[in-house]
Context: one part of a larger RNA
RNA sequence: GGACGAACGCUAGCGACGUGCCUAAGAAAUGCAAGUCGAGCGAGGUCUAGUCUUCGGACGAAAACCUAGCGGCGAACGGUCGCGUAACACGUAAGCAACCUGCCCUGAAGUUGGGGAUAGCCCUCCGAAAGGAGGAUUAAUACCGGAUGUGGAUGUUUUCUCGCAUGAGUUAACAUCUAAAGCAGCAAUGCGCUUCAGGAUGGGCUUGCGGCCUAUCAGCUAGUUGGUGUGGUAACGGCACACCAAGGCGACGACGGGUAGCUGGUCUGAGAGGAUGGUCAGCCGGACUGGGACUGAGAUACGGCCCAGACUCCUACGGGGGGCAGCAAUUAGGAAUCUUGCGCAAUGGGCGAAAGCCUGACGCAGCGACGUCGCGUGACCGAUGAAGUCUUUCGGGAUGUAAAGGUCUUUUCUGGGGGAAGAAGGAUGUGACGGUACCCCAGGAAUAAGCCCCGGCUAACUACGUGCCAGCAGCCGCGGUAAUACGUAGGGGGCGAGCGUUGUC
Numbered sequence: 001g002g003a004c005g006a007a008c009g010c011u012a013g014c015g016a017c018g019u020g021c022c023u024a025a026g027a028a029a030u031g032c033a034a035g036u037c038g039a040g041c042g043a044g045g046u047c048u049a050g051u052c053u054u055c056g057g058a059c060g061a062a063a064a065c066c067u068a069g070c071g072g073c074g075a076a077c078g079g080u081c082g083c084g085u086a087a088c089a090c091g092u093a094a095g096c097a098a099c100c101u102g103c104c105c106u107g108a109a110g111u112u113g114g115g116g117a118u119a120g121c122c123c124u125c126c127g128a129a130a131g132g133a134g135g136a137u138u139a140a141u142a143c144c145g146g147a148u149g150u151g152g153a154u155g156u157u158u159u160c161u162c163g164c165a166u167g168a169g170u171u172a173a174c175a176u177c178u179a180a181a182g183c184a185g186c187a188a189u190g191c192g193c194u195u196c197a198g199g200a201u202g203g204g205c206u207u208g209c210g211g212c213c214u215a216u217c218a219g220c221u222a223g224u225u226g227g228u229g230u231g232g233u234a235a236c237g238g239c240a241c242a243c244c245a246a247g248g249c250g251a252c253g254a255c256g257g258g259u260a261g262c263u264g265g266u267c268u269g270a271g272a273g274g275a276u277g278g279u280c281a282g283c284c285g286g287a288c289u290g291g292g293a294c295u296g297a298g299a300u301a302c303g304g305c306c307c308a309g310a311c312u313c314c315u316a317c318g319g320g321g322g323g324c325a326g327c328a329a330u331u332a333g334g335a336a337u338c339u340u341g342c343g344c345a346a347u348g349g350g351c352g353a354a355a356g357c358c359u360g361a362c363g364c365a366g367c368g369a370c371g372u373c374g375c376g377u378g379a380c381c382g383a384u385g386a387a388g389u390c391u392u393u394c395g396g397g398a399u400g401u402a403a404a405g406g407u408c409u410u411u412u413c414u415g416g417g418g419g420a421a422g423a424a425g426g427a428u429g430u431g432a433c434g435g436u437a438c439c440c441c442a443g444g445a446a447u448a449a450g451c452c453c454c455g456g457c458u459a460a461c462u463a464c465g466u467g468c469c470a471g472c473a474g475c476c477g478c479g480g481u482a483a484u485a486c487g488u489a490g491g492g493g494g495c496g497a498g499c500g501u502u503g504u505c
Stems, first nucleotide, its partner, number of pairs: 002505003006502005013375006019368002021333001026331002030328003035073003040070002043067004050059003080286003090210007099203002104199008112146001114144002122135005151178007160169003182191003212258003219249003224246008261283004265276004288309005311322004339365001341364003347361001348359004378408004388399004413443006422433001450495005455476003461490005471478002
C1' cells in the first nucleotide's frame, strides 16, 4: 500500500446494488414455516323445491357447498447450521460382468371372478387431562384367497456369440412359482391400476492420485490379515458368524495426540507462492444428548415413532406434554450483527382432471454509512482587498474573490399533475412491490461538511499557555522558561459523506 461478514471515536444530504450473531451446536414466550385430493370410499352437516304443522317448528328429493375418519400422493424436497469428521469426507480421473431407482418418457401385454373385516357414525363405560376400553353396524383405488400368464423369477438340459478372471448375453424344451382397481363422462374418450423390456434422472459401492501440525507419539493390530462355508444386503466385502492358517500396517511416518467440514472460489502478490473457505453454488455431516428400528422407491427421518438421560411446562398427584442449528421475535453471552412486516403478482415446489389450495422457498418492503458504486451541498462576475480574527519590526502582512453585492441555473428538495414494464396463460381478468421508478409544471441558492494531520520518515508553521508537570508517541523520540513534537488559536496539508483508530491476512 491492498483487503475485511468487522468493531470503536467524531461526523452525516440522497440513491442503486449487495450484505448483516464471526461469541453460547446456550436457553426458549408467541405466531407462522407441509399439505392436498369429494373425479378412491362410506357417513355427517349446510342450503333448498316440496310435504306436514299445535304456526314454535318438524321431515326433506335433485343440484351445489363443507369435512372429522378410512384411502392415495407428498411429507427423504425446499429451508437452517458446521457439532462431529484427517475419512474414499471432499476434489479429480476411472470402474461396477457386484447394484437400486417412486413420479417422468418409449414399447409390448393385460385389467377376470369372489370373500371377510375395520375406522368413522351410534350405544355403554373409564380418566382432571392427554387419551382409552367394550358392544353393534358399514364402504373403498384399504385387506385376503381363486383364475389367466404376453411376460418375469428359480431349477435341469440345450444352441450360438463374446469377454480382463469370477463370467456376460442369447436360442429352444420341461417343471415349479408369480399380477391387477377402479373413477369421471350421455358417449367418444380420458385419468388410473398390473406385469415386463428399454431410457432418463437420482443414488449406492470400489479404486488411482491430491490437499493440516506434531517423533518431547516408534512401534501398532485379535475380526486383527487371509482362506473355506453359512447368513445378511439392492449389491461386493470380516459386513456378521463357525472353523482353519498366522498373518496385516510402519521412518515413503503406521499407531497416538492436537486442530479442522471439503471444493468451485476469496484476499494478496509481477509471478512462484502465502493466507482463507462469510455471502452464492456443488458435496458431506447434524437436528436437546445417547441408542434403536418402523414405514417407504428413497430416511435410520429438523417441525415422525420407541427407549434412556438432562432441562422445562401442565396436573385433580394417579399421570401427561415439549425440543427454533426454519422465518420473525425474546433472553443470555459479547467489542458486535436487523422487522414478532407485505404478498403468493412473478420464479420454483407439493397435491389435484381442473378450478384451486398450501408454500417465512421465493419475490418485495423495513432497519444498520457494514461495503462498493453514483450524485449533490451551487455556477460566473465581484478590491477602495470591508468588518471580524490571527500576526507584526506597528510600516504592514494573512484569512481573501473568500464574504457582502450583481447575473444565472435547479441536479437535489418541497408542492401539484401524469404514470409504467415486470403478465406468461385462447379471450376477459390477474401486481405484494406501488401511485414506486420515470415524465411534466411551479417555487426558491434554496434542504445538505466533516474528519485526521502539520519534528523526520511524510504533504503541511506561526503565536500564546505549560515548564521532565500536564501530556504526546507507529519507529526515532518530544516536554526540566522562547516547544514548528504537549494544550488552544490563526494559518496550512490530506481525504471527503465520510475520516481516523484498533484487530486480522